[in-house]
Context: one part of a larger RNA
RNA sequence: GGAUGAACGCUGGCGGUAGUGCCUAACACAUGCAAGUCGAACGGCAACAGGUUCCUCACUGAGGUUCGGAAUAGUAGAUAGCUUUUAGUAGUUAGUAGAUAGGAAAUCACCCUAUUUGCUAAAUGCUACCCACCAUCUACUACAUUCGGAGCUUUAGUGAGGAAUGCUGGCGAGUGGCGGACGGCUGAGUAACGCGUGGGAACGUACCCCAAAGUGAGGGAUAACUGCUCGAAAGAGUAGCUAAUACCGCAUAUGGUCUUCGGAUUAAAGGAUUUAUCCGCUUUGGGAACGGCCUGCGUACGAUUAGAUAGUUGGUGAGGUAAAGGCUCACCAAGUCAACGAUCGUUAGCUGGUCUGAGAGGAUGACCAGCCAGACUGGGACUGAGACACGGCCCAGACUCCUACGGGAGGCAGCAGUGAGGAAUCUUCCACAAUGGACGAAAGUCUGAUGGAGCAGCUCCGCGUGCAGGAUGAAGGCCUUCGGGUUGUAAACUGCUUUUAUUUGUGAAGAAUAUGACGGUAACAAAUGAAUAAGGGUCGGCUAACUACGUGCCAGCAGCCGCGGUCAUACGUAGGACCCAAGCGUUAUCC
Numbered sequence: 001g002g003a004u005g006a007a008c009g010c011u012g013g014c015g016g017u018a019g020u021g022c023c024u025a026a027c028a029c030a031u032g033c034a035a036g037u038c039g040a041a042c043g044g045c046a047a048c049a050g051g052u053u054c055c056u057c058a059c060u061g062a063g064g065u066u067c068g069g070a071a072u073a074g075u076a077g078a079u080a081g082c083u084u085u086u087a088g089u090a091g092u093u094a095g096u097a098g099a100u101a102g103g104a105a106a107u108c109a110c111c112c113u114a115u116u117u118g119c120u121a122a123a124u125g126c127u128a129c130c131c132a133c134c135a136u137c138u139a140c141u142a143c144a145u146u147c148g149g150a151g152c153u154u155u156a157g158u159g160a161g162g163a164a165u166g167c168u169g170g171c172g173a174g175u176g177g178c179g180g181a182c183g184g185c186u187g188a189g190u191a192a193c194g195c196g197u198g199g200g201a202a203c204g205u206a207c208c209c210c211a212a213a214g215u216g217a218g219g220g221a222u223a224a225c226u227g228c229u230c231g232a233a234a235g236a237g238u239a240g241c242u243a244a245u246a247c248c249g250c251a252u253a254u255g256g257u258c259u260u261c262g263g264a265u266u267a268a269a270g271g272a273u274u275u276a277u278c279c280g281c282u283u284u285g286g287g288a289a290c291g292g293c294c295u296g297c298g299u300a301c302g303a304u305u306a307g308a309u310a311g312u313u314g315g316u317g318a319g320g321u322a323a324a325g326g327c328u329c330a331c332c333a334a335g336u337c338a339a340c341g342a343u344c345g346u347u348a349g350c351u352g353g354u355c356u357g358a359g360a361g362g363a364u365g366a367c368c369a370g371c372c373a374g375a376c377u378g379g380g381a382c383u384g385a386g387a388c389a390c391g392g393c394c395c396a397g398a399c400u401c402c403u404a405c406g407g408g409a410g411g412c413a414g415c416a417g418u419g420a421g422g423a424a425u426c427u428u429c430c431a432c433a434a435u436g437g438a439c440g441a442a443a444g445u446c447u448g449a450u451g452g453a454g455c456a457g458c459u460c461c462g463c464g465u466g467c468a469g470g471a472u473g474a475a476g477g478c479c480u481u482c483g484g485g486u487u488g489u490a491a492a493c494u495g496c497u498u499u500u501a502u503u504u505g506u507g508a509a510g511a512a513u514a515u516g517a518c519g520g521u522a523a524c525a526a527a528u529g530a531a532u533a534a535g536g537g538u539c540g541g542c543u544a545a546c547u548a549c550g551u552g553c554c555a556g557c558a559g560c561c562g563c564g565g566u567c568a569u570a571c572g573u574a575g576g577a578c579c580c581a582a583g584c585g586u587u588a589u590c591c
Stems, first nucleotide, its partner, number of pairs: 001591004006587005013463004018459002020456002022421001027419003031416003036178003041175002044171002048169003051165017069147004073141007081133001086128005092122012185374003194299007203291003208287008216250001218248002225240006255266004270279003300346003307337003312334008349371004353364004376397005399410004427453001429452003435449001436447004466496004476487004501528006510518001535580005540561003546575005556563002
């Protein structure tokens, strides 16, 4: 000088993008989410929605039937009351209410005028009346007409409620299939065929592609469910019923496997449908890509680690595996490795890369990419094409939690987040819109992968904090030889600009035809106004930058040399200067 996943001190305007963000305790974890999906494999139907049938209620319409009421009216009887003027009617006047028309106003309403209708009051005219008038009740006749009402019943529609029905859309739980072996995290272990690179032969492969052949006829169960029982729970038992692309025989055998070449043996599953097909299933061969295994070379330190090894080294035979092999076993032989460093100990994931350096080298392995290893610790297998399996199982251990004390449950080195440790490392956010993945015929569902946003000067990059003029070289500060010098065109002042800032408006690309979390984001336009924005370190030499005062081997500084004991350019303060700049210094580590 360069570099960093940095930390600390002082200071701090904006943006980008592109990042990066537990280096320590592979320490312990509250909470939520991170792997599901398929009803076009299956029996079904818990929830939701719809349909159909039935029942009840309400309303509406129509039909039938029964009942009573009112009006149009007459006779007879009974009871009670009232009075000589009473009742009715006609027009007039006044008031009041409604309707129509006009005016004014105007949304309506209100107001005014005219016509008309009803009611009330006043007086007037006319008619009738004491055998009368009025009220109530009872009985009878005719049932002629009209009006509306109630009950019962039939039927149709609408609405509400209930029941039944898997009939339809769908679908909790269950059987079944595929996927949970990918993606994501971490680096504890490992000095090893683990990794890197180059070869090899004795192997496997679900999904995908190509080719060939086939897909016939049957069977018995079981979960769900129902009943009963046990248990605090987790869960379990028992009896009965049922389905399949679940399970099992039979047939067939192009092929495949085995073969003593005669032969033996070996499959299958259906589903949807617009009836044309599509998705499947079985067997075989090939491909693609992926994986298992072997091997040459390379891959840290220590000799104050010198001998190590009995399945050890090799052979024969057998077992086992997808596959070669002491991989395992029986027998036989006595080998095998090692100063070219065996064995042992310590440290460590490896690589592409990264940092530095002219290079050779040295250091390193955060992020990104490839491989490996691990999933609380140790061990084990099951299922499966693939695991000896992070969010599967079993056993043991430590720890935590629940408990009715009999027994159970759990595993953040996934995303967030908490505690602890530490100098130190983020939000319990949004979305599946894009890319990719799982399942599905598809619609779609799931996806803390991923895409985004948030926090942090943690790193890198960019921009700004104004520009031009302005000498009485103002005031103030500092120094002074007291003349002056310096701060310094710096400020004030004048003019200008608007990156940025604030406000408003328009508003993307990313998406194919539809779908945008980001996001009313980026960008663009307009307005306002120098308005919102500078610090840190240093000034003895190395090393760019000096004076004054204070202190007096004190206080202190310091990377090295060193400085300070009364004249300190080295301590502290001030003025000035130098360097870098939204940073500047210090510490740690590497070259």
Predicted 3D model of a 591-nucleotide part of an RNA (small-subunit ribosomal RNA, 5' domain) from an uncultured bacterium. The prediction has a mean pLDDT of 81. The RNAcentral record of the full RNA draws on ENA and SILVA.